[in-house]
RNA sequence: CAAGGCAGCCGGAUAGCUGCGCUUUGGCACAGACUAAAGUGAGGAAAGUCCGGGCUUCAGGGGGACAAGACACCAGAUAACGUCUGGCUGGGGAAACUCAAGGGAAAGUGCCACAGAAAAUAAACCGCCAAAAUUUAUUUUGGUAAGGAUGAAAAGGUAAGGUAAGAGCUUACCGCAAAAUUGGUAACAAUUUUGGCAUGGCAAACCCUGUUUGAAGCAAGACCAAGUUAGGAGGGCGCAAGUGCUUUAGCAUACUGCGUUAUACGGGAUGUUCUCCUUCCGCUCCAGAGGUAGGUCGCGAUGAGCUGAUUAGUGAUAAUCUGCCAAGAUGAAUAGCUAUCAUCCUGUUUACAGGACACAGAACCCGGCUUAUAGGCUGCCUUAUGAA
Numbered sequence: 001c002a003a004g005g006c007a008g009c010c011g012g013a014u015a016g017c018u019g020c021g022c023u024u025u026g027g028c029a030c031a032g033a034c035u036a037a038a039g040u041g042a043g044g045a046a047a048g049u050c051c052g053g054g055c056u057u058c059a060g061g062g063g064g065a066c067a068a069g070a071c072a073c074c075a076g077a078u079a080a081c082g083u084c085u086g087g088c089u090g091g092g093g094a095a096a097c098u099c100a101a102g103g104g105a106a107a108g109u110g111c112c113a114c115a116g117a118a119a120a121u122a123a124a125c126c127g128c129c130a131a132a133a134u135u136u137a138u139u140u141u142g143g144u145a146a147g148g149a150u151g152a153a154a155a156g157g158u159a160a161g162g163u164a165a166g167a168g169c170u171u172a173c174c175g176c177a178a179a180a181u182u183g184g185u186a187a188c189a190a191u192u193u194u195g196g197c198a199u200g201g202c203a204a205a206c207c208c209u210g211u212u213u214g215a216a217g218c219a220a221g222a223c224c225a226a227g228u229u230a231g232g233a234g235g236g237c238g239c240a241a242g243u244g245c246u247u248u249a250g251c252a253u254a255c256u257g258c259g260u261u262a263u264a265c266g267g268g269a270u271g272u273u274c275u276c277c278u279u280c281c282g283c284u285c286c287a288g289a290g291g292u293a294g295g296u297c298g299c300g301a302u303g304a305g306c307u308g309a310u311u312a313g314u315g316a317u318a319a320u321c322u323g324c325c326a327a328g329a330u331g332a333a334u335a336g337c338u339a340u341c342a343u344c345c346u347g348u349u350u351a352c353a354g355g356a357c358a359c360a361g362a363a364c365c366c367g368g369c370u371u372a373u374a375g376g377c378u379g380c381c382u383u384a385u386g387a388a
Base pairs, nucleotide, nucleotide: 001386002383003382004381005380006379007378008377009376010375012341013340014339015338016337017336018335020041021040022039023038024037025036026035027034043359047370048369050368051367052366053365054364055217056216057215058214060278061277062276063275064274065273066271068213069212070211071210072209073087074086075085076084077083088102089100090099091098092097103208104207108206109205110202111201112200125148126147127144128143129142130141131140132139133138156174157173158172159171160170161169175197176195177194178193179192180191181190182189183188221297222296223295224294229287231286232285233284234283235261236260237259238258239257242253243252244251245250246249267281268280269279305324306323308321309320310319311318312317343356344355345354346353347352
């Protein structure tokens, strides 16, 4: 040089003219309208709506049972997360690095097509060995799982001994299981000893175990304006005309009538159901009427906020100090035109011509993840193979 890996940044600039939104100040006595000036005006993903929250409303909470969802090696970070950081284990890569939906298969159930003899309570098709028969190249019986075939996977692997032929049958090494010691916060790793010892995979299959989880959402919600029943029936409570009792005054009683509505019963309030305690709401039923195309706030954007520095930490990050406040529309502003540069491509030629100029636009706010992205720049790391 080349190729690869990881991380970060930019993704247009300048000038003129014209056109918009918001904020502040001034003009008009004030508001509105109008007008002048100044300031400011769409992202790294604003996208997806996949997670987690802040915030708002509903529920007042506690216990038990059941259901549904999520997560799943260890230790940390964080408001929290299914996110991030650092490790361990396993896979990929020559390496830098990268990926993992990483607990349990001896609690149970289920699946592994086809091929193959046989796919887990799993095996003898070819072959090898022994014996017998016999038409002399075949059959039968027994043993075998080392060799071969099938397959993604076939009763640990390699070698030696042994055997009728073979086999952990025996031995050595590896592997597997258990125990101990050492290192580590831990996941784990290493070493030693003992044991012939594991007849598979799939839980991103149902399931088991552990931890954890209210619902709905800014079209949430709050306020103002406007507008709307002389209603009917029933229940409870009060009023005692009349009636009864008794002691001249009291007590009881409401046919009818009037007033009232938590004073009684019953009802309602969590993902479902049941149950307990406590609290809160609130007469029940019927018929009917008005509004939900208005305005203001939420939303003056102060926030788990942003820039910079220092300290601690491997790091995610934390603490302290400093400086800053940066769109707020509501059928929807943040723009259009011209010129000159910048970048890239092509052709030509020392500078010219033509063309192109990514993904894409706030709508309560924030932390992540995922996806899209023309082109350009920067830093660090790796070296199998190749050149100098």